[in-house]
RNA sequence: CAUCCGGCACGGCCCGUCACCCGGGCAUGAGGGCGGGGGAACCACUUACGAUCCGCACCGGAUCUCGGGGUGAAGUCGGCGUCGCCGACGGGGCAACCUGACCGCCCUAACCCGACAGCUCACCCCGCAGGCGUCGUCAGGAAAGGGA
Numbered sequence: 001c002a003u004c005c006g007g008c009a010c011g012g013c014c015c016g017u018c019a020c021c022c023g024g025g026c027a028u029g030a031g032g033g034c035g036g037g038g039g040a041a042c043c044a045c046u047u048a049c050g051a052u053c054c055g056c057a058c059c060g061g062a063u064c065u066c067g068g069g070g071u072g073a074a075g076u077c078g079g080c081g082u083c084g085c086c087g088a089c090g091g092g093g094c095a096a097c098c099u100g101a102c103c104g105c106c107c108u109a110a111c112c113c114g115a116c117a118g119c120u121c122a123c124c125c126c127g128c129a130g131g132c133g134u135c136g137u138c139a140g141g142a143a144a145g146g147g148a
Base pairs, nucleotide, nucleotide: 004032005031008029009028012026013025014024015023016022033128034127035126036125037124038123043118050064051063052062053061054060067116068113069112070111071110075089076088077087078086079085080084090108091107092106093105094104097141098140099139100138101137102136
């Protein structure tokens, strides 16, 4: 942290192994579970339909992003010597059953969509990775064990 469970598949690959059983690992598919996006009515909102290129105009197609939107805690304001830095407020995390308080210590990024999306039943789509670090005090609740 959504990022998990079961060898489920008369399956595939690799290793233990020369081989069977067996065991372990990997990939794919499906199942259970979890997370996210799009998407009516009603309600809400109401000055927006950006730029370049291709094709003869409409229409269509391609590319881009100081418009807009999404995941996420990672937002707003102010200052400065302005690819960033500093400060304030705000937001997030820190041992293990759960919650709260105090002390102290950290984080406040990055990426994606591509002119476009409010909410949203049905319905549709996507993800279940990666990388690190920590283990103070008090109170309440829950549960289990032991003793009488």

Predicted 3D model of a 148-nucleotide RNA (c-di-AMP riboswitch aptamer (ydaO/yuaA leader)) from Yimella sp. RIT 621. The sequence is in RNAcentral, with records from Rfam. Of the family's consensus pairs, 89% are formed in the model.